[in-house]
């Protein structure tokens, strides 16, 4: 001086997944009351799902390879296995993200999971969640904001 790696902080990315109160626990107290914390449990704001009428859609029964939800996360060719369906892989692809936005180039995801024979949209209503994982492309344009300086 360049790389890599690593930890913390401020900032930020994917995603709804954020903010606050109060139970309640520490410490101090002049015993009135203050202060810090907030994993666990309420409770509300905000966001996001899901049930759920007319009407419109669809259209009887049994059956089952049933059908249905959340999320971009679908769909295909070809190969192996396995035993009739479904698993691995490899290369696409619908779709979806990369610091307000727009074009251009580059990158990268294209999974997981729940319901349990059941649900089309749907107004009142009636319910659930508020996890989790992670580090930032390049240069133009154009908006809108801070900083510093005369």
């Nucleotide at each position: 001086a360049c790389g890599g790696u690593g930890a913390c902080a401020c900032c930020g990315c994917c995603g709804a997944a954020u903010c606050g109160u109060c139970a309640g626990g520490c410490c101090g107290u002049c015993c009135g009351c203050g202060g810090c914390c907030g994993a666990u449990g309420a409770c509300g704001a905000g966001c996001c799902g899901g049930g759920g009428a007319a009407c419109c859609a669809a259209g009887g029964u049994a059956c089952g390879u049933g059908g249905g939800g959340u999320g971009a996360a679908u769909c295909g060719a070809c190969c192996g296995g396995c035993u009739c369906g479904c698993c691995g892989g490899u290369c696409g692809u619908a779709g979806g993200g990369c610091a307000g936005c727009c074009a251009a180039g580059g990158c990268c995801c294209g999974a997981a999971u729940c319901c349990g024979u059941c649900a089309g949209c749907u107004c009142a209503c009636c319910u659930g969640g508020u996890a989790g994982g992670c580090g930032u492309c390049u240069a133009g344009g154009u908006a809108c904001u801070c900083a510093g300086g005369a």
Background
The prediction has a mean pLDDT of 77. A computed fold for a 150-nucleotide RNA from Aeromicrobium flavum, annotated as c-di-AMP riboswitch aptamer (ydaO/yuaA leader). The organism belongs to Aeromicrobium, within Bacteria. It was read from a public genome assembly, where an Rfam model found it. Of the family's consensus pairs, 92% are formed in the model.